[in-house]
Molecule: Bacterial RNase P class A
Organism: Candidatus Limnocylindrales bacterium
RNA sequence: CGAGGCGGUCGGAUGGUCGCGCGUCGCCGGGCUUGCCCGGUCGGCGUGAGGAAAGUCCGAGCUCCGCAGCGCAGGGUAGCGGGUAACUCCCGUCCGCCGCGAGGCGAGGACCAGUGCCACAGUGACGAUGCCGGCGUCCGCAAGGAGGCUGGAGUGAAACGCGGCAAACUCUACCCGGAGCAAGGCCAAAUAGGAGGGCGCAACCCGGUUCGCCGGGGGAGAGGUGCGCUGCCCAGCCCUCGGGUCGGCCGCACGAGCCGUCGGGUAACCGGCGGCCUCAGAUGGAUGGCCAUCGCCCGGUCCGCGCAAGCGGGUCGGGCACAGAACUCGGCUUACAGACCGCCUCGCUGA
Numbered sequence: 001c002g003a004g005g006c007g008g009u010c011g012g013a014u015g016g017u018c019g020c021g022c023g024u025c026g027c028c029g030g031g032c033u034u035g036c037c038c039g040g041u042c043g044g045c046g047u048g049a050g051g052a053a054a055g056u057c058c059g060a061g062c063u064c065c066g067c068a069g070c071g072c073a074g075g076g077u078a079g080c081g082g083g084u085a086a087c088u089c090c091c092g093u094c095c096g097c098c099g100c101g102a103g104g105c106g107a108g109g110a111c112c113a114g115u116g117c118c119a120c121a122g123u124g125a126c127g128a129u130g131c132c133g134g135c136g137u138c139c140g141c142a143a144g145g146a147g148g149c150u151g152g153a154g155u156g157a158a159a160c161g162c163g164g165c166a167a168a169c170u171c172u173a174c175c176c177g178g179a180g181c182a183a184g185g186c187c188a189a190a191u192a193g194g195a196g197g198g199c200g201c202a203a204c205c206c207g208g209u210u211c212g213c214c215g216g217g218g219g220a221g222a223g224g225u226g227c228g229c230u231g232c233c234c235a236g237c238c239c240u241c242g243g244g245u246c247g248g249c250c251g252c253a254c255g256a257g258c259c260g261u262c263g264g265g266u267a268a269c270c271g272g273c274g275g276c277c278u279c280a281g282a283u284g285g286a287u288g289g290c291c292a293u294c295g296c297c298c299g300g301u302c303c304g305c306g307c308a309a310g311c312g313g314g315u316c317g318g319g320c321a322c323a324g325a326a327c328u329c330g331g332c333u334u335a336c337a338g339a340c341c342g343c344c345u346c347g348c349u350g351a
Base pairs, nucleotide, nucleotide: 001347002346003345004344005343006342007341008340009339010338012294013293014292015291016290017289018288020048021047022046023045024044025043026042027040028039029038030037031036032035050322054333055332057331058330059329060328061327062180063179064178065177074176075175076174077173078172079093080092081091082090083089094108095106096105097104098103109171110170114169115168116165117164118163126161131152132151133150134149135148137146138145139144184250185249186248187247194241195240196239197238198237199236204217205216206215207214208213223234224233257276258275259274260273261272262271263270264269295320296319297318298317299316300315301314302313303312304311305310
């Protein structure tokens, strides 16, 4: 210098301006239990996505299903040891395979329980023997047939061997209850329906009576519409309570947290000490738009240097990815313009 391997970091910056969510302070308006609550088209300040917020593929916390145990079904895992709240994740190591190498990949228990599968070619692919040669046996007058032992050729990934295949069924060992924040909890309107209480019920009929009335039937009036009339209908009206719905609040932003340092461990990781809240919190769902300067990349063009590849500078145009929280973590997987750092390998060259 070239070609690679592994691990890690960042993933535009600054300013202006117009907006949005949340928090807080103030102002304004309202309520009452008078120091709190609610609202605002208002103002100031602060704050506002990610390394993957994604896929929802594993594992947990949390919540409900009343609790616990056993079993079946179903699902998962699989060398050995360790880490972790847990895992199908991570670390170390053995073995196998790939690579010259740095390194990478591996669902890596069991086909002496049973079943199934083994393309093409080949007599035969798992009950071997429908190929060739040799030697016996039996049946038959013979031609020939049946069966045995042995040697061999060819095909094929594999040819009889305790064959191979379990990301084939299966067996063995171990693990797993289900549903998910639309979980779940609290407050609570109108209307309808439910429960309890109160008010109301004449004439007439029946029964009782202390002769005042009482009980039952009955269903006029009141009521159902501001008032009146007519017709029709029937049981209502008021209060209280409880459940659900609309709506609101909580869950819900301090956590298996982040940073630094020391110690243990090969490592994953664990422990001690100190510091920090920079770690947003919506619920039709905010985190955005525009402009300027700078930075980076690509292309054109001009100038300078150089034999050249190329390097440096100016200018013009274009671009700056993948993608966006929604209960929260630990992983895995997938997507990603560009930039940077560390360690290592191979090749060439120079000292």